[in-house]
Context: one part of a larger RNA
RNA sequence: ACCGGCGAGUAUACGUUCAUCGCUAGUCUAAACCAGUUUCUGGUGAAGGCGUAGCGAAAGCGAGUCUGAAUAGGGCGUUUAGCGCUGGACGUAUGGCCCGAAACCGGGCGAGCUAACCAUGGGCAGGGUGAACUCCGCCGAAAGGCGGAGGGAAGCCCGAACCGUUAUGGGUUGCAAGCCAUUCGGAUGACCUGUGGUUGGAAGCAAAAUACUUAACGAGCCCGGAGAUAGCUGGUUCUCCCCGAAAUAUAUCUAGGUAUAGGCUUUUCACUUUAACCGGUGGGGUAGAGCACUGCAUGGAUGUUGGCGGGAAACCGCCGAUAUUCAAGCAAACUUCGAAUACGCCGGCGUAUGUGAGAGGACUCAGCGGACUAGGGCUAAGCUUAGUUUGCUAGAGGGAAACAACCCAGACCUUCGUCUAAGGCCUCUAAAUCUCUGCUAAGUCAAAGGAAGUCAUCUACCUCAGACAUCCAGGAGGUCGGCUCAGAAGCAGCCAUCCUUAAAAGAAAGCGUAACAGCUCACUGGCCGAGGGAGGUGGCGCCGAAAAUAUACGAGGAUAAGCAGGGUGCCGAAGACAGGGAUCCUGUGCUUUGCACAGGGUGGUAGGGGAGCGUCCCGCCUACGGUGAAGGUGGACCGUAAGGUAACUGCUGGAGUUGGCGGGAGUGAGAAUGCCGGU
Numbered sequence: 001a002c003c004g005g006c007g008a009g010u011a012u013a014c015g016u017u018c019a020u021c022g023c024u025a026g027u028c029u030a031a032a033c034c035a036g037u038u039u040c041u042g043g044u045g046a047a048g049g050c051g052u053a054g055c056g057a058a059a060g061c062g063a064g065u066c067u068g069a070a071u072a073g074g075g076c077g078u079u080u081a082g083c084g085c086u087g088g089a090c091g092u093a094u095g096g097c098c099c100g101a102a103a104c105c106g107g108g109c110g111a112g113c114u115a116a117c118c119a120u121g122g123g124c125a126g127g128g129u130g131a132a133c134u135c136c137g138c139c140g141a142a143a144g145g146c147g148g149a150g151g152g153a154a155g156c157c158c159g160a161a162c163c164g165u166u167a168u169g170g171g172u173u174g175c176a177a178g179c180c181a182u183u184c185g186g187a188u189g190a191c192c193u194g195u196g197g198u199u200g201g202a203a204g205c206a207a208a209a210u211a212c213u214u215a216a217c218g219a220g221c222c223c224g225g226a227g228a229u230a231g232c233u234g235g236u237u238c239u240c241c242c243c244g245a246a247a248u249a250u251a252u253c254u255a256g257g258u259a260u261a262g263g264c265u266u267u268u269c270a271c272u273u274u275a276a277c278c279g280g281u282g283g284g285g286u287a288g289a290g291c292a293c294u295g296c297a298u299g300g301a302u303g304u305u306g307g308c309g310g311g312a313a314a315c316c317g318c319c320g321a322u323a324u325u326c327a328a329g330c331a332a333a334c335u336u337c338g339a340a341u342a343c344g345c346c347g348g349c350g351u352a353u354g355u356g357a358g359a360g361g362a363c364u365c366a367g368c369g370g371a372c373u374a375g376g377g378c379u380a381a382g383c384u385u386a387g388u389u390u391g392c393u394a395g396a397g398g399g400a401a402a403c404a405a406c407c408c409a410g411a412c413c414u415u416c417g418u419c420u421a422a423g424g425c426c427u428c429u430a431a432a433u434c435u436c437u438g439c440u441a442a443g444u445c446a447a448a449g450g451a452a453g454u455c456a457u458c459u460a461c462c463u464c465a466g467a468c469a470u471c472c473a474g475g476a477g478g479u480c481g482g483c484u485c486a487g488a489a490g491c492a493g494c495c496a497u498c499c500u501u502a503a504a505a506g507a508a509a510g511c512g513u514a515a516c517a518g519c520u521c522a523c524u525g526g527c528c529g530a531g532g533g534a535g536g537u538g539g540c541g542c543c544g545a546a547a548a549u550a551u552a553c554g555a556g557g558a559u560a561a562g563c564a565g566g567g568u569g570c571c572g573a574a575g576a577c578a579g580g581g582a583u584c585c586u587g588u589g590c591u592u593u594g595c596a597c598a599g600g601g602u603g604g605u606a607g608g609g610g611a612g613c614g615u616c617c618c619g620c621c622u623a624c625g626g627u628g629a630a631g632g633u634g635g636a637c638c639g640u641a642a643g644g645u646a647a648c649u650g651c652u653g654g655a656g657u658u659g660g661c662g663g664g665a666g667u668g669a670g671a672a673u674g675c676c677g678g679u
Base pairs, nucleotide, nucleotide: 001679002678003677004676005675006674011094012093013092014091015090016089017088018087019086021084022083023082026050027049028048032044033043034042035041036040054061055060064076065075066074067073097235098234100232104225105224106223107222108221109220115199116198117197118196119195120194121193122192123191124189126158127157128156129154133150134149135148136147137146138145139144162186163185164184167182168181169180170179201217203213204212210219238612239611240610241609242608243607248261249260250259251258252257262364263363264361265360266359267358268357269356270355271354277348278347279346280345281344282343288337289335290334294331295330296329298327299326300325301324302323303322304321305320306319307318308317309316310315367392368391369390370389371388372387373386374385375384376383397408398407399406412581413580414579415578417577418576419575423571424570425569426556427555428554432568434567435566436565437564438563439562449543450542453540454539455538456537457536458535459534461532462531471526472525473524474523476500477499478498481495482494483493506521509520510519511518582602583601584600585599586598587597588596589595590594613668615665616664617663618662619661620660621659623657624656631652632651633650634649635648636645637644638643
């Protein structure tokens, strides 16, 4: 991992509430007993329970009673419906749907590992250094000094055993739940070690690391309390039919829980026309707009006023404040105004599984995306908070290559039937290589910005009295203008920018020189001979343009099979229609446990409701079996499904099994890192 088996809302007692049913001022039996086909069924059994009367502490009285002096007031009652079986749901007590803690408490078991200690034993190759002290020699008056020999101290040195484990490598389902190799520390000591013993879990022991106390110690292990508790996670087993949510409000030691309301479902009763559309009628202060208020804010005028500067003064200039006025503005918390929508009411038309009330059962209170209106944010976010709406959630099908929420469209079943939607029609790939007119040359797809791309269009202007472009020629004189300057001559800079000759020529637009010179330009003539340049608008293109495995429209490929506009066809879905069938609701009819017809419905998570299938056991009535039961394994057939074949059948197996009607449950597995077994 697979296969097989086991595996989760149950039971008792009491109570509340609802439903079906029985009896009804009553209702029900319990133990026990009797009978029978004896885990059971039937009968007897009223002891007792609940109900039929209450009030008071009680005596007690009683449709009243208590309080009280009260014939007052007030409290509680009276004006009738209960009891019982079964079932749904809930509550309390119990383990209470199943599995799951870490922990807490109690009693024991552990120091054969390890920590410390006690008692008694054992061990430490070899080499080195050479303390105290002693003796001898020499020197000295002495104190003492020097030398030599002996001696053998030390938590001394080097280094095996032994103890340890610094670094690196290997090992990492290992040789090993801590090893191996090399290297390294201690190695007469606070050394190492054998045996026996002592100390324990609220504790011991600790040269102290929360270390160690038998391979996981911030509190050992085992058993018990014990099925601890778990608002948490996981799991929770057959079928079909009808309906079908929520992810909100309020509250919460509350925020991933819960309660009430809201939204779903089932049922009873009542009520009738509410949806949509049309007409009428209301209130409003949003969008917009506006400046009359409240504020913000700009310029001018005038009046008043403050300050600064100049001046002898008059006065002049500058900078403000404030009021009035003119002009042009801004506002969620401004409004003299003011829509569209939305909402209320009335009337018309007009539809359903509509509405209201009561009762039973829930689930939901993590939501998410799109569009629109707003707040926060950066008019950021697949962001966040509200509102309106829609979808997903709980929605399949077609399209968007693939793609919860985007577009189309809401799946009862069936048909090798038809028509369409979105979207498509060259091939992959169903359908046009369809038709007409343009555009694009980028195989075109992001912005500011940039550019003699190209198409269309508009506006003036120049032009056979010759435009635009090339080419030829001129481009001069006063004058080197004046100033400045070493120089300044058109061309460093400052000022001025005239006049003349002319077809035309600037006191010069650029290059150049130290300054000149020189080369162009503006401007003019000639040659040439027909359009030319300038600006604007629109269409489609170009640049701007960098991403990670491999070119990337889904691909091939395409100049249309691209883009824009028009046309005609076709394809295309679980949509619509057609034929057949199932089921539910409503209505009508009938030979009314149902059938026929007509109309309408049948996506679905949580969840509510209904109807069934199957397993085991029991009762009654049947049926089968060594001429082969159950079980196993194939085939055939039947039912909408669970399933069935007592109208069947092959092989295996070897002794019990089964149909109908009732009753009772240890009653259905694929999931729980489920449990056990097999392979």